A computed fold for a 98-nucleotide RNA from a Deinococcales bacterium, annotated as Bacterial small signal recognition particle RNA. A source record names the gene ffs. Its Rfam family is "Bacterial small signal recognition particle RNA". A reference for the family is Righetti et al. (2016), "Temperature-responsive in vitro RNA structurome of Yersinia pseudotuberculosis", Proc Natl Acad Sci U S A. Model confidence (mean pLDDT): 76 of 100. The sequence is in RNAcentral, with records from ENA.
[in-house]
RNA sequence: CCGUCGGCUUAGUGCGGUGGCGACCUUCGAACCGGGUCAGGUCGGAAGAAGCAGCCCUAAGAAGUGCUCGUCAGGUGACACUGAUGUACCGGCGGGCU
Numbered sequence: 001c002c003g004u005c006g007g008c009u010u011a012g013u014g015c016g017g018u019g020g021c022g023a024c025c026u027u028c029g030a031a032c033c034g035g036g037u038c039a040g041g042u043c044g045g046a047a048g049a050a051g052c053a054g055c056c057c058u059a060a061g062a063a064g065u066g067c068u069c070g071u072c073a074g075g076u077g078a079c080a081c082u083g084a085u086g087u088a089c090c091g092g093c094g095g096g097c098u
């Protein structure tokens, strides 16, 4: 100096990790415009009826949590695979010249 293989660069896919959002889980959660049960009391000749308080279950919602699931994102990874780049830089190998 030449060739070749890789790295660096870059795109996609996948895996992991980080963060956001949603779901799931737990707790709280209805003076009145949810439900159930309805003491006492009320109505009724009676059977019963309506039904306050209380209690229970939840709704909207609030808080907490995670070896969970889904989704989104990217200056995430001394990760994988496939491609692209052939200028420059780095490394290996081979050849030539000096």
Base pairs, nucleotide, nucleotide: 001095002094003093004092005091006090007089009084010083011082012081013080014079015077016076018073019072020071021070022069023068024066025064026063027062028061034057035056036055037054042049043048